[in-house]
Context: one part of a larger RNA
Molecule: small-subunit ribosomal RNA, 5' domain
Organism: Adansonia rubrostipa
């Protein structure tokens, strides 16, 4: 001297644009953050209204909920970043070729009966479907023959048509695998590894493989640092800088990994999923002791910890996303608003004139210096800024949460607006007066013993300015 997701001390006009639990992945009261389709499908309810129309709605089904959004505990290599690989998968969007023939058995719902304190059930009968099943048909599959296995669903319209489904090829884009080379600190850690290392045969898997297994061999790995111990997510990037090096991984991207703690699968293209399931455990809660319920590292908020970190706010108008044929509908993602000088930058706190060189303050050799390029006062401006009232913008073609906001027009009126730190050298700025190795300063060298430029207070001066010092932490 730069630099911070900063903290204090102290002071504080005002716009803009960014930032804001780095500590206990500690423990959460309340709301809300995932829903959408009646144009799939029996039914129930209202309303019109008079026998067919709108709405509204628990269930069946169909899709999405594996995105979005949060945190970084774990994890020194199943991760990451850069460069390649063959042995694989893809719902929804696109292109291309083809199909969608016949039959049928049910469970929900609603109804009845009834358990239970709640959570939540159970039993009997009825019933639709784009739920289920089963027959026939396949330019697919199984390496070829052979011989087998394997589909479909309709739905709105008066119609043209649209929109769904079923096979099969193919783009695209995403995601699994594999591998070379880079990636912190100990050797006061030297030897590890037994499904460990490789054949084979079986499993498996969407694929490859000790991924599993059986049976064989006995092998891998390591001073070029294995193991084992500590720390840590990683990267674009950021900070320092002539450049190399060194630091650091907030915000914003792109990868991984977590979701109260360890396990497990299920549904699905996809998840080993967590505002899903189930199992043990701490923990809270509630109970009729027989059971039940829950997980904020979503957005708010709250106890707690800390040196510290914000509203239990608006809107879906925009952008984006989820479901619909579409209106629509959800959407704490997202746009905005509030809080904080936390930062970065813009602007003001007047301009001009003005002297008996105005009173006061310090200083003093009593002449006089200074504060003073100054106050009083005279003029004058309304860009900024404060108040009060009218009219009203972009931001898609309609749609404005922000918001009657910025802004614009007139009208008042200099009006409401300057601290902070330092003054021996380093370092820009100097005297007086108290004190007397006391009191105290101080990063350092120092200072302080009666004349201190250094410690206490005044009056100047100097620096930087809505800040200024100081602490930490990094170059």
């Nucleotide at each position: 001297a730069g630099a911070u997701g900063a903290a204090u001390g102290u002071u504080g006009g005002u716009g803009c644009c960014a930032u804001g639990c780095u500590u206990a992945a500690c423990a959460c009261a309340u709301a809300c953050a995932a829903g959408u389709c009646a144009g799939a499908u029996a039914g129930g309810a209202a309303a019109c209204g008079g026998u067919g129309u709108u709405u509204c709605c628990a269930g069946u089904g169909g899709u999405g909920g594996a995105u979005g959004a949060g945190u970084g505990a774990g994890u020194a290599a199943g991760g990451c970043a850069u460069a390649a690989g063959a042995c694989c998968c893809u719902g929804c969007c696109c292109u291309u070729g083809g199909g969608a023939g016949g039959g049928g058995a049910a469970c929900a719902a609603c109804a009845g009966c009834u358990g239970g304190a709640a959570a939540c059930g159970g039993c009997u009968a009825c019933u639709a479907a784009u739920a289920c099943c089963u027959u026939g048909u396949a330019g697919g599959c199984u390496a070829a023959a052979g011989a087998g296995c394997a589909a479909a669903a309709g739905g709105a319209g008066g119609a043209a048509u649209c929109u769904g489904c079923c096979c099969a090829a193919g783009a695209a884009a995403g995601g699994g695998c594999u591998c070379g080379c880079g990636u912190c600190u100990g050797a006061u850690u030297a030897a590890c590894c037994a499904a460990u290392u490789g054949a084979u045969g079986a499993g498996g898997c969407a694929a490859u493989a000790g991924c599993u297994u059986a049976c064989c061999a006995a092998g891998g790995c390591a001073a070029u640092g294995a193991u084992c111990a500590g720390u840590a997510a990683c990267u674009g990037g950021u900070c320092c800088c002539a450049a190399a090096a060194g630091g650091u991984g907030a915000u914003c991207a792109g990868c991984c990994a977590c979701a109260c703690u360890a396990g497990g699968g299920c549904u699905g293209a996809g998840a080993c999923a967590u505002a899903g399931c189930c199992u043990a455990g701490a923990c809270u809660c509630c109970u009729a002791c027989g059971a039940a319920a829950g997980g904020c590292a979503g957005u708010a908020a709250u106890a707690g910890g800390a040196a510290a970190u914000u509203u239990u706010u608006u809107a879906c108008a925009a952008u984006g996303g989820a479901c619909a044929a579409a209106a629509g509908c959800c959407u704490g993602a997202u746009g905005g608003a509030g809080c904080a000088a936390u930062g970065c930058u813009g602007u003001g706190u007047g301009g001009a004139g003005g002297u008996a060189a105005a009173a006061g303050g310090c200083c003093c050799a009593c002449a006089a210096g200074u504060c003073a390029u100054g106050a009083a006062c005279u003029u004058u401006u309304u860009u900024u800024c404060c108040a009060a009232a009218a009219a009203a913008a972009a931001g898609c073609a309609a749609u404005g949460a922000c918001a009657g906001u910025a802004u614009c027009u007139g009208g008042g009126g200099a009006a409401c607006a300057a601290a902070u730190a330092u003054u021996g050298g380093c370092u820009a700025a100097c005297u007086c007066u108290a004190u007397g190795u006391u009191a105290g300063c101080a990063a350092u060298c120092a200072u302080g013993g009666u004349a201190a430029u250094a410690u206490g207070g005044a009056g100047u001066a100097u620096g930087c300015a809505a800040g200024c010092g100081u602490u930490a932490u990094c170059c």